This is a predicted structure of a 76-nucleotide RNA (c-di-GMP-I riboswitch aptamer). It was read from a public genome assembly, where an Rfam model found it. Model confidence (mean pLDDT): 76 of 100.

RNA sequence: AAACAUAGUGAGCAAAGCAGAGAAAACUCUGUGACGCAAAGCUAAAGGGCCUGUAAAAUGGCAGCCAGUUGCAAGA
Numbered sequence: 001a002a003a004c005a006u007a008g009u010g011a012g013c014a015a016a017g018c019a020g021a022g023a024a025a026a027c028u029c030u031g032u033g034a035c036g037c038a039a040a041g042c043u044a045a046a047g048g049g050c051c052u053g054u055a056a057a058a059u060g061g062c063a064g065c066c067a068g069u070u071g072c073a074a075g076a
Base pairs, nucleotide, nucleotide: 012037013036017032018031019030020029021028022027035064041069042068043067047066048065049062050061051060
């Protein structure tokens, strides 16, 4: 220095549901809420996949699916 396994104090994120708002929908935003998360940080045409939509067609949506990329306390 790298890989693997284990551990998460402090701090952080926030599933479903509910309320309000936006959207044709998927879904998103705010509040509430905590199922979980050690990358649940970031990246969505020009990696894959999924969802919506259409006669067919995504520069529509999902990063809490894989992936890419950056990064963290302690120990060995």